[in-house]
């Protein structure tokens, strides 16, 4: 760059440095000096390497030692269509859209 594929309801510090933002972006709604980004360190988790076991065909299972990821709220909510409910407001379900990471790819 942003095509292909999977996965997004679950998990994680009452540590130490720093000090004002922060949850993409818009609008909302929140988190924040009872201390936000960062960093450091421990953590969590099992995509991707690497090892162990078992079917032995793709695949299941484990370990967590290497490379990414994460660690308020469902991806915090929101937009499209269909289904179904409901008087209405709106509420489930599905599925796209948009986003996020990973592995391929250019």
């Nucleotide at each position: 760059c942003g095509a292909u594929u999977a996965u997004c309801a679950a998990g994680a510090g009452u540590g130490g440095c720093a000090g004002a933002g922060g949850g993409g972006c818009c609008g909302g709604c929140c988190c924040u000096g009872u201390g936000a980004a960062g960093c450091c360190u421990g953590c969590c988790a099992a995509c991707c390497u690497a090892c162990c076991g078992g079917g032995c065909a793709u695949c299941c299972g484990g370990u967590a030692a290497g490379g990414u990821g994460g660690a308020a709220a469902g991806u915090c909510c929101g937009u499209c269509a269909g289904a179904c409910g409901c008087a209405a407001c709106c509420g489930u379900c599905u599925g796209a859209a948009a986003g996020a990471u990973g592995a391929u790819g250019u």